Model confidence (mean pLDDT): 80 of 100.
This is a predicted structure of a 74-nucleotide RNA (transfer RNA) from a Pseudomonadota bacterium.
Lineage of the source: Bacteria > Pseudomonadati > Pseudomonadota.
Rfam family: tRNA. Its family is annotated with triplet codon-amino acid adaptor activity in the Gene Ontology.
RNA sequence: GCGCGUGUAGCUCAGUUGGUUAGAGCGCAGUCCUGAUAAGACUGAGGUCGGAGGUUCAAAUCCUCCCACGCGCA
Repeated sequence: GCGCGUGUAGCUCAGUUGGUUAGAGCGCAGUCCUGAUAAGACUGAGGUCGGAGGUUCAAAUCCUCCCACGCGCA
C1' cells in the first nucleotide's frame, strides 16, 4: 500500500432483508430481607450505537470518506 473483519451502557455482547420505547448478563446505586454480612427479591441510574457527510418520510442498520484495533496479502 491492497483486501477482509470489528467498533452499541463501566465490562462482555445481542440487535443489520431500514419502522412502534435501543436491549441482555455482569457491575454500580437504593429499598426489602438478616443480629450483621453473603446469597436472594424488587426498583433505579447509566448510551449523541467510533467520527463526518449522503440517501430516505424514517438510519445502530444502506452508501462514501476518515479514525482506532485485529487478521491476511505484498